[in-house]
RNA sequence: UAACAGCCGUCUGGAGAGAGGUUGCCGCAAAAGCAACCCACCGAAGGGGCAAGCGAGAUUCGCACAAACUCUCAGGUACCAAGGACAGCGGGAGCGGC
Numbered sequence: 001u002a003a004c005a006g007c008c009g010u011c012u013g014g015a016g017a018g019a020g021g022u023u024g025c026c027g028c029a030a031a032a033g034c035a036a037c038c039c040a041c042c043g044a045a046g047g048g049g050c051a052a053g054c055g056a057g058a059u060u061c062g063c064a065c066a067a068a069c070u071c072u073c074a075g076g077u078a079c080c081a082a083g084g085a086c087a088g089c090g091g092g093a094g095c096g097g098c
Base pairs, nucleotide, nucleotide: 001096007092008091011088012087013086018039020038021037022036023035024034025033040077041076042075046073047071048070049069053063054062055061056060
């Protein structure tokens, strides 16, 4: 004693999809809420999978391996709340340099 990128934090923005059915709990009771099971859906927490590439006497095998693609394990599906990839302003620590 910088900048960019990366890491951490505050704040702001931030989508999608059934107010589904049955049963039980709670409750004066309807409702709401919670739980389990069943069916239908969503992808932007997390997670899994694959290309280019590399190697080998090679149209085969192996290694490596990305995503907002894909799969839906997990999670989620009225409003609110919560969560939320990612983005923006502004900070922090440190690395590096001298």
Description:
This is a predicted structure of a 98-nucleotide RNA (Glycine riboswitch aptamer) from an Alcanivoracaceae bacterium. The source organism's lineage runs through Bacteria, Pseudomonadota, Gammaproteobacteria, Oceanospirillales and Alcanivoracaceae. It matches the Rfam family "Glycine riboswitch aptamer". Its family is annotated with glycine biosynthetic process in the Gene Ontology.